Record summary:
Predicted 3D model of an 88-nucleotide RNA (c-di-GMP-I riboswitch aptamer) from an uncultured Gemmatimonadota bacterium. The model forms 95% of the base pairs in the Rfam consensus. It was read from a public genome assembly, where an Rfam model found it.

[in-house]
This record gives sequence, C1' cells and structure tokens, in this order.
RNA sequence: GCCCGAUAAGAGCACACCCGGAGUGAUCCGGGGCCGCAAAACUAGAGGUCUCGGGCGCCACAGGCGCAAGAGAUAGCUCGGUGCCGAA
Repeated sequence: GCCCGAUAAGAGCACACCCGGAGUGAUCCGGGGCCGCAAAACUAGAGGUCUCGGGCGCCACAGGCGCAAGAGAUAGCUCGGUGCCGAA
C1' cells in the first nucleotide's frame, strides 16, 4: 500500500415520522428524530427507478397504450471514479 472489516477508538452521517421553508413535480434545504450506515463521504460517467411537459404512432378515442428524444430528481438502488478510520 492492497485485500479485508472488529463487541476497537475518536468522531461522522441520519430512515420513517413531526415542524418550518423552496419547487408544477420527482425531490431538496433548516430544526427535531435515530431505522440504520466502514464510507449512509464526494462525484449523475454507465445502468436502474422516479418526475415534468411537449412530439410521434396505434386503438374500441371525455380516454387508454406504446415509441424515441428533451429537461430534471435520486450518491440511503447497483456499478465505476475519487476517497475517511483501523485490529486480526
């Protein structure tokens, strides 16, 4: 240094839910909370999922289904990159 990950240490993060705020929305921010996390730290590069509103096609057309693209969200969905702590 790498693999690996403990009944380690010092810390850190914070699910559901509640309060306040932002957004059409997915969701995010602050406070509380404490399900959990060895990266539950950072990064939207790949895949997944979700949101928005238009386009095109089909149908049994107040509507439904499908297709390709666009703009976003998610790092606590997975992989990749960066990278924190430390015994056996």